[in-house]
Context: one part of a larger RNA
RNA sequence: UGUAGGAGUGUUGAGAGGAUCUGUCCUUAGUACGAGAGGACCGGGAUGGACAUACCUCUGGUGGAGCUGUUGUGGCGCCAGCCGCAGUGCAGCGUAGCUAUGUAUGGACGGGAUAACCGCUGAAUGCAUCUAAGCGGGAAACCCACCUCAAAACGAGCGCUCCCUUGAGAGGCGUGGAAGACGACCACGUUGAUAGGCUGGGUGUGUAAGCGCGGUGACGCGUUGAGCUUACCAGUACUAAUUCCUCGAUAGG
Numbered sequence: 001u002g003u004a005g006g007a008g009u010g011u012u013g014a015g016a017g018g019a020u021c022u023g024u025c026c027u028u029a030g031u032a033c034g035a036g037a038g039g040a041c042c043g044g045g046a047u048g049g050a051c052a053u054a055c056c057u058c059u060g061g062u063g064g065a066g067c068u069g070u071u072g073u074g075g076c077g078c079c080a081g082c083c084g085c086a087g088u089g090c091a092g093c094g095u096a097g098c099u100a101u102g103u104a105u106g107g108a109c110g111g112g113a114u115a116a117c118c119g120c121u122g123a124a125u126g127c128a129u130c131u132a133a134g135c136g137g138g139a140a141a142c143c144c145a146c147c148u149c150a151a152a153a154c155g156a157g158c159g160c161u162c163c164c165u166u167g168a169g170a171g172g173c174g175u176g177g178a179a180g181a182c183g184a185c186c187a188c189g190u191u192g193a194u195a196g197g198c199u200g201g202g203u204g205u206g207u208a209a210g211c212g213c214g215g216u217g218a219c220g221c222g223u224u225g226a227g228c229u230u231a232c233c234a235g236u237a238c239u240a241a242u243u244c245c246u247c248g249a250u251a252g253g
Stems, first nucleotide, its partner, number of pairs: 001152001005163007015149004021049007033038001051106005059100004066093005071086006110144003117137004169247004173189005194240003197236005204228002210223005
């Protein structure tokens, strides 16, 4: 831009892509077979490997906006308490998110038509012959089936609902996002929980500061599982989403 009004929502599936793997063990059964040694088909069950997809409850990793310990040095006049710098100074943990080595799931079943091959009936060729007419069986390959995309499938499909020059609807603008390179997509814009803040909770760290007591002191004990706490879960209009601008339908109703 188109799909001859606009919008929302639900679909059909032409077509396209993906997947298609396999071991071991138990049982059938020490059966069939075989002198024995050995040792099945068919069928049933269990458990793995590799691969793929999704996810983060668990186990871990990361987690330079969380907590703690600590060295040197500079600063806040000093003590205490803090802050800066030193590779995030070094070190120990760790929320969300993202992740695999973690968790879950998958390959199936079944049908169709076949390959090699095995057959039935059967002439040419009074026999024979799976083939010449005809009819069966038969594989991880092929077509369905399974998963995903899909009406620009220009053959542009179909259903439902709503709306409109008394302006439907779309875009701009703003607040943002498990969405994202940018566009796009999604949520919200006061008739509001979209983000921030605040409050509560969770989570993490691990008993803050101050004060008191004990000790010459380093330090210990009490107040105290304290204080602090990012991305998590809620609540709450305190702050910001103000005002507004542009486009917008006559072969249609």
Large-subunit ribosomal RNA, domain VI from a Rhabdaerophilaceae bacterium, 253 nucleotides, folded computationally. The prediction has a mean pLDDT of 87. The source organism's lineage runs through Bacteria, Pseudomonadati, Pseudomonadota, Hyphomicrobiales and Rhabdaerophilaceae.